RNAcentral holds the sequence, with entries from ENA.
A computed fold for a 72-nucleotide RNA from an Oscillatoriales bacterium, annotated as transfer RNA.
Lineage of the source: Bacteria > Bacillati > Cyanobacteriota > Cyanophyceae > Oscillatoriales.
Rfam family: tRNA. The family's RNA type in Rfam is transfer RNA.
RNA sequence: AGGGAUGUAGCCAAGCGGCAAGGCAGCGGAUUGUUACUCCGCCCAGCGCAGGUUCGAUUCCUGCCAUCCCUG
Numbered sequence: 001a002g003g004g005a006u007g008u009a010g011c012c013a014a015g016c017g018g019c020a021a022g023g024c025a026g027c028g029g030a031u032u033g034u035u036a037c038u039c040c041g042c043c044c045a046g047c048g049c050a051g052g053u054u055c056g057a058u059u060c061c062u063g064c065c066a067u068c069c070c071u072g
Stems, first nucleotide, its partner, number of pairs: 001071007010024003018055001026042005048064005
């Protein structure tokens, strides 16, 4: 320098045009002599950044940024 992959909550991670699942963690409670386990409830993201397309974008397009990989 060129090419490819990934970027979604504190962490992991699904979703791939129609208002973003689930798990772990956290908080409250039940149970328990206490803890743990189990169970119930609650909370937390508008999707790396900026534009574009569209009635509507996490999703499609463009540029950039970060991490990783490949080629030279």